[in-house]
RNA sequence: GGACAGAACUCUGGAGAGACCCUUGUCAUAGGGCGCCGAAGGUGCACGGCAGAUGAAUAUAUCUGCUUAAACUCUCAGGCAAAAGGACAGAGAUGGGAAU
Numbered sequence: 001g002g003a004c005a006g007a008a009c010u011c012u013g014g015a016g017a018g019a020c021c022c023u024u025g026u027c028a029u030a031g032g033g034c035g036c037c038g039a040a041g042g043u044g045c046a047c048g049g050c051a052g053a054u055g056a057a058u059a060u061a062u063c064u065g066c067u068u069a070a071a072c073u074c075u076c077a078g079g080c081a082a083a084a085g086g087a088c089a090g091a092g093a094u095g096g097g098a099a100u
Base pairs, nucleotide, nucleotide: 004095005094009092010091011090012089013088018034020033021032022031023030035080036079037078041076042074044072048067049066050065051064052063053062054061
């Protein structure tokens, strides 16, 4: 001198979708009903890789199983005024002490 590190910490930014209808209720919550959103979390799988089988018998092809990503997908969970939450991003602190 800063590369680098990440479960967590602090600050900042941070979308989408009914303040839906009925009962109770100021709201929230609870029960019932209809309609929606995807960025807490969770589900699923592509290329590829590995193994096996069939066939071929130099090559190559097909099938099965395992593994395999996302901001894609599903909408389980969560959410649909504000508040809260919020993937992700930036900065800081902390650690570390690469190259030069």
Molecule: Glycine riboswitch aptamer
Organism: Paenibacillus sp. IHBB 10380